[in-house]
RNA sequence: GCAAGUAUAGCUCAGGUGGUUAGAGCACCCCACUGAUAAUGGGGAGGUCGAAGGUUCGAGUCCUUCUACUUGCA
Numbered sequence: 001g002c003a004a005g006u007a008u009a010g011c012u013c014a015g016g017u018g019g020u021u022a023g024a025g026c027a028c029c030c031c032a033c034u035g036a037u038a039a040u041g042g043g044g045a046g047g048u049c050g051a052a053g054g055u056u057c058g059a060g061u062c063c064u065u066c067u068a069c070u071u072g073c074a
Stems, first nucleotide, its partner, number of pairs: 001073007010026004019057001028044005050066005
């Protein structure tokens, strides 16, 4: 340099053929339980979905460019 893949909560990830409110587990905070801790149960907070444009009535999802990382080829 060329090609492909990945980017969504603090971490690991899901998200059908574009559709009304963006989710799970762990972690964090509060409560219950306990003599106390752990475990267990209940509740809560936390995201403008890598960035910028475009298409559309409507985009995490489709298109373009860019950025970071991974892999392959040279």
Description
RNAcentral holds the sequence, with entries from ENA. The RNA shown here (transfer RNA) has 74 nucleotides and comes from a Candidatus Zambryskiibacteriota bacterium. Its Rfam family is "tRNA". Gene Ontology term of the family: triplet codon-amino acid adaptor activity. Rfam classes the family as a transfer RNA. Taxonomically the source falls in Candidatus Zambryskiibacteriota (Bacteria, Bacteria candidate phyla).